[in-house]
Context: one part of a larger RNA
RNA sequence: CUGGGCGUAAAGGGCACGCAGGCGGCCUGAUAAGUCAGAUGUGAAAGUUUGCAGCUCAACUGUAAAAGUGCAUCUGAUACUGUUAGGCUUGAGUCUCGGAGAGGUAAGCGGAAUUCCUAGUGUAGCGGUGAAAUGCGUAGAGAUUAGGAAGAACACCGGUGGCGAAGGCGGCUUACUGGACGAGUACUGACGCUGAGGUGCGAAAGCGUGGGGAGCGAACAGGAUUAGAUACCCUGGUAGUCCACGCCGUAAACGAUGAAUACUAGGUGUCGGGGCAACUCGGUGCCGCAGCAAACACAAUAAGUAUUCCGCCUGGGGAGUACGCACGCAAGUGUGAAACUC
Numbered sequence: 001c002u003g004g005g006c007g008u009a010a011a012g013g014g015c016a017c018g019c020a021g022g023c024g025g026c027c028u029g030a031u032a033a034g035u036c037a038g039a040u041g042u043g044a045a046a047g048u049u050u051g052c053a054g055c056u057c058a059a060c061u062g063u064a065a066a067a068g069u070g071c072a073u074c075u076g077a078u079a080c081u082g083u084u085a086g087g088c089u090u091g092a093g094u095c096u097c098g099g100a101g102a103g104g105u106a107a108g109c110g111g112a113a114u115u116c117c118u119a120g121u122g123u124a125g126c127g128g129u130g131a132a133a134u135g136c137g138u139a140g141a142g143a144u145u146a147g148g149a150a151g152a153a154c155a156c157c158g159g160u161g162g163c164g165a166a167g168g169c170g171g172c173u174u175a176c177u178g179g180a181c182g183a184g185u186a187c188u189g190a191c192g193c194u195g196a197g198g199u200g201c202g203a204a205a206g207c208g209u210g211g212g213g214a215g216c217g218a219a220c221a222g223g224a225u226u227a228g229a230u231a232c233c234c235u236g237g238u239a240g241u242c243c244a245c246g247c248c249g250u251a252a253a254c255g256a257u258g259a260a261u262a263c264u265a266g267g268u269g270u271c272g273g274g275g276c277a278a279c280u281c282g283g284u285g286c287c288g289c290a291g292c293a294a295a296c297a298c299a300a301u302a303a304g305u306a307u308u309c310c311g312c313c314u315g316g317g318g319a320g321u322a323c324g325c326a327c328g329c330a331a332g333u334g335u336g337a338a339a340c341u342c
Stems, first nucleotide, its partner, number of pairs: 004313003007296002012310001014201004021194003025088007033081002035077008048066007091191001092188003095184004103177007110154001114150008125136002162169002206247006215241002220236004258309006266287009291298001315342003324335004
C1' cells in the first nucleotide's frame, strides 16, 4: 500500500420525495480533456542503489552509472471515459381500453351487543373466585318484557386473502382522490438509477385548546392471597381510550434483511389480468437443486452471481450518559464523547 463486514455475532437510516453529488442503454461522426505511446527539456548537490577505486579492513571517502516512478512542451493513437453533433428503441414515461383492491379524505346511514333511564311482571338473592370477601339487593336487585338515551367497535364473510412507501387500512352507501396491474403497441426518445443535506409522512403513549365519555381502564380505593404483596385474582374507578384543530417524532417502526438493474434447476398452492387451450404477465406463500453460510438457514420475493449509489459497524461496561448545539409548551428527541475499569 492493498485487504473486512452489516438476517441471528457490532452494524440497514421508520418510510418516501428530491436539490447538489456519484453512476448511467444501442449506433455513427467530430474533438482529443482524461487515457496510451514516442521525443525533447527539466527533475541542483549531498543522500539512496549498483560497479570500480582510496585510507592495512570497516565505518568513512572518491569516481562512474542507475534511480529520481514527477512536471512542462511537442508529435502521434482514438478502444474506453468525457465533450459535441446526428440517429435508434429495448430502459423510462405518455396514450387507449379493461377488471381487482380493508389505499386515502369527507359526509350520511345500519344492525347486534354493552351500560344507563322509565314502566310492567316478579321475589330473594345477585355478582365474583381456586375458595372467598369487598360490592349490589326488600327504598324490590338479579331474571324477564316494552319503550327511550348514549358512546364506542364493526360478529359471520375473513383466508401464510387484498391494498398501501412505511406507519397502517375491515359494517353499508355516496362524493372527491392516489397508486399498482393486464391487454393494445399509437406517441416521446435515455427523459434513467441512487441520493449527503433538505422537505414531507410517520403506531402507541404523551402534551395544548375545545367537545365527548357507553365499555374498557394506568393512577387511586377497597376485598383477597401472602411471612410481606406498594403485584398476579376480585369489586369499584380518574386520566386516557373517541372527535376537531395543533404539537410530539419515538418503537422488537421487524423480513431484526437499504434502493435499483441484470442473470442463475425445478415442484406445488393462492390472488389479479390476458389467452379456446398449451401457456403467459404482475403479486403473495410453501418445498427444494446449484451456490452461499460459523451454523441455523437463505435459495428467481436470495442471505446465490455481478454492477451503481446511499446509510451504518470496529471489544464489554462507563453510556445512548455528560457537555455543547438544534428542535419541543413540556415530557423529551436528535447529534454524541472522555476519564476510569474489565

Small-subunit ribosomal RNA, central domain from an uncultured Eubacteriales bacterium, 342 nucleotides, folded computationally. Its mean pLDDT, the model's own confidence on a scale to 100, is 89.